Background:
This is a predicted structure of a 102-nucleotide RNA (SAM riboswitch aptamer (S box leader)) from Algoriphagus sp. Model confidence (mean pLDDT): 83 of 100.
RNA sequence: AAUUUAUAAAGAAGAGGCGAGAGACUAGGCUCUAUGACCCUCUGGCAACCCUCUCCAAAAGAGUAAGGUGCCAAGUCCUACCCAGCAUGGGAACGAUAAAUC
Repeated sequence: AAUUUAUAAAGAAGAGGCGAGAGACUAGGCUCUAUGACCCUCUGGCAACCCUCUCCAAAAGAGUAAGGUGCCAAGUCCUACCCAGCAUGGGAACGAUAAAUC
């Protein structure tokens, strides 16, 4: 990289550096951004996918939070494909995260 499975309307700060764009691709919107965004580093935190330990008959479920990831604007920012009762709701697709296989 590929395949499979699961999850997603919640949650989470500060400082330093850089210096103009950023929000996955494309497009239309809409937001953030020199009161310094995005990105990088440090500290801090959120969460509970793997793992540790406990309860449990149990591989389900509940708890735990040392370790491995991950994450810390807006539903995955909204829509673009389908359906419906159509300022909306549901599903799919794409993407994201984790684990397993290869």

The source organism's lineage runs through Bacteria, Pseudomonadati, Cytophagales, Cyclobacteriaceae and Algoriphagus. Rfam family: SAM riboswitch aptamer (S box leader). Rfam links the family to the GO term regulation of gene expression.